[in-house]
Molecule: Glycine riboswitch aptamer
Organism: Alkalicoccus halolimnae
């Protein structure tokens, strides 16, 4: 020395939404005002389980909802996920 299934780097895939109005502008930046997206983060909860004085009370996932953040021409920048390679840890054999 098999490697289920992780953790880390390091490349590649990656959706959604207003090149809104005004104001200053060269603007797509900056400021206000509305409209909108969900796949960084956040935040809520179902069965179901424990627990109980049976009334409740904890626990409990998301790509669901919510929109605090973030984001909304095209570049870039983030991007959940997920593929490769590399290290590492390992459950089974």
């Nucleotide at each position: 020395a098999u490697g289920a299934c992780g953790g880390c780097a390091a490349g590649g895939g990656g959706a959604g939404a207003g090149a809104a109005c005004g104001g200053u502008u060269u603007a797509u930046a900056c400021c206000g005002u509305c409209g909108c997206c969900g796949a960084a983060g956040g935040a809520g909860c179902a069965a179901g389980c424990g627990c109980g004085u049976c009334a409740g009370c904890g626990u409990g996932a998301a790509u669901c909802u919510c929109u605090c953040a973030g984001g909304c021409a095209a570049a870039g920048c983030a991007g959940a996920c997920u593929c490769u390679u590399g290290u590492u840890g390992g459950a089974c054999g």